[in-house]
Context: one part of a larger RNA
RNA sequence: UGAACGCUCGCGGCAGGCCUAACGCAUGCAAGUCGAGCGAGAAAGCACUUCGGUGUGAGUAGAGCGGCGGACGGGUGAGUAACGCGUAGGAAUUUGCCCAGUAGUGGGGGACAACUUAGGGAAACUUAAGCUAAUACCGCAUACGCCCUAAGGGGGAAAGCAGAUCUUCGGACCUUGCGCUAUUGGAUGAGCCUGCGUCGGAUUAGCUAGUUGGUGAGGUAAUGGCUCACCAAGGCGACGAUCCGUAGCUGGUCUGAGAGGAUGAUCAGCCACACUGGGACUGAGACACGGCCCAGACUCCUACGGGUAAUAGCAGUGGGGAAUAUUGGACAAUGGGGGCAACCCUGAUCCAGCCAUGCCGCGUGUGUGAAGAAGGCCUUAGGGUUGUAAAGCACUUUCAGUAGGGAGGAAAAGUUAGUCGUUAAUAACGGCUAACCCUGACGUUACCUACAGAAGAAGCACCGGCAAACUCCGUGCCAGCAGCCGCGGUAAUACGGAGGGUGCGAGCGUUAAUC
Numbered sequence: 001u002g003a004a005c006g007c008u009c010g011c012g013g014c015a016g017g018c019c020u021a022a023c024g025c026a027u028g029c030a031a032g033u034c035g036a037g038c039g040a041g042a043a044a045g046c047a048c049u050u051c052g053g054u055g056u057g058a059g060u061a062g063a064g065c066g067g068c069g070g071a072c073g074g075g076u077g078a079g080u081a082a083c084g085c086g087u088a089g090g091a092a093u094u095u096g097c098c099c100a101g102u103a104g105u106g107g108g109g110g111a112c113a114a115c116u117u118a119g120g121g122a123a124a125c126u127u128a129a130g131c132u133a134a135u136a137c138c139g140c141a142u143a144c145g146c147c148c149u150a151a152g153g154g155g156g157a158a159a160g161c162a163g164a165u166c167u168u169c170g171g172a173c174c175u176u177g178c179g180c181u182a183u184u185g186g187a188u189g190a191g192c193c194u195g196c197g198u199c200g201g202a203u204u205a206g207c208u209a210g211u212u213g214g215u216g217a218g219g220u221a222a223u224g225g226c227u228c229a230c231c232a233a234g235g236c237g238a239c240g241a242u243c244c245g246u247a248g249c250u251g252g253u254c255u256g257a258g259a260g261g262a263u264g265a266u267c268a269g270c271c272a273c274a275c276u277g278g279g280a281c282u283g284a285g286a287c288a289c290g291g292c293c294c295a296g297a298c299u300c301c302u303a304c305g306g307g308u309a310a311u312a313g314c315a316g317u318g319g320g321g322a323a324u325a326u327u328g329g330a331c332a333a334u335g336g337g338g339g340c341a342a343c344c345c346u347g348a349u350c351c352a353g354c355c356a357u358g359c360c361g362c363g364u365g366u367g368u369g370a371a372g373a374a375g376g377c378c379u380u381a382g383g384g385u386u387g388u389a390a391a392g393c394a395c396u397u398u399c400a401g402u403a404g405g406g407a408g409g410a411a412a413a414g415u416u417a418g419u420c421g422u423u424a425a426u427a428a429c430g431g432c433u434a435a436c437c438c439u440g441a442c443g444u445u446a447c448c449u450a451c452a453g454a455a456g457a458a459g460c461a462c463c464g465g466c467a468a469a470c471u472c473c474g475u476g477c478c479a480g481c482a483g484c485c486g487c488g489g490u491a492a493u494a495c496g497g498a499g500g501g502u503g504c505g506a507g508c509g510u511u512a513a514u515c
Stems, first nucleotide, its partner, number of pairs: 001512001003511005010362006016355002018320001023318003027315003032068003037065002045056004075273003084198007093190002098186008106140001108138002115130006146155003160178003165172002199245003206236003211233008248270004252263004275296005300307002326352001328351003334348001335346004365395004375386004399456001401451005409442001414436008459504005464485003470499005480487002
């Protein structure tokens, strides 16, 4: 150190967890939302019933047209030696939602789904006819500003919905809110260009025809051989072109006194990719991980005609490997999408589970206790050592256990009242204030209190020198040790065991890698 292996293992906090096959994937979930854009619209159940049905469920569910979002968030590092990245600049661009300003929001038309009918198909799905709405689509009118211009002129928009009010109940509407159209500026995001920096190989020395430049045109949001026609013959290269190999880049991380060296896990920024290769469509934005089309390999279904899928999202599975976790909970918080809002969705996220993988903290008791007990080991047989160690006596109760109490993460939203803005307005809407009400996955939370009892909690490596720590027995160049020097052939402090000792300690050793 993202480690692995061996032995061992009490608790907690904070982090981290497929480095290998960008190998193949069963199953579930990971992107929806809006009825305040639009038309249509069930059923079960319940109640009643004249048994035909009616009411409710319910204008609910589920579809469809339409809008916004699926270009964010999440994953991976295959490719890439490149304006890819880093840094410093630049001009020929665009930018949905958001903010500010200006001006509008008039009047018409024809369709297509859904639906109904008739078919086709094993299925996926699909054909024809008919009906219909819109913030879907298309003309017309108008044009402060906008675009083109030969400066005369020419061109180009829009959509309504909801609340309140009024109503002849058809609707109207100066006003309010959300929208819509045109245009200007801003903010944010994005595209493009350039200087400098960015691994190894010369046992790779020449490379290049859209190649280098010009004129004109096309194309793009925009510059440009980006593309094309014509013209010229250029352009790069020992200051290393071209070719080959390797590699995502950076902030950082590790190490070091520094200079450097190594590295690019987690977190953050940028880039690239989404079974392999190619292509465009839609859109403000993609050439689009959970969109489309074509080809390929593979998987599955098939009635053999044809169809289906892509986990480098979260879990999980097979395989590979020395090796890396749960098919968990919740949207309570933060953030994102949709919506006026309530709210819905969210494997982002917040949490929980597993693993001594790492870092940090705590505990496994404390004091006293010499007859220096017994036992073990050694012995010169006297004794020495284990050793205050144990027992005994007196205490304590952290952590774990049991029981009880108990914050913070919660602010909002909603209702009522007041006040300010808006307005013709005491409607409505928005801001602020006050009161009430209510929202926690984690969670048996953190923390606090009580209870019982030393009670439940120590190992690993080493002891020849380097290098802290020594004796006995066994073995006899055997068995074995070993990082280097080297030990072992009959008294081995070096092998194996024991006693003793040394070091670290919930870890200790070994291996691998780097400074």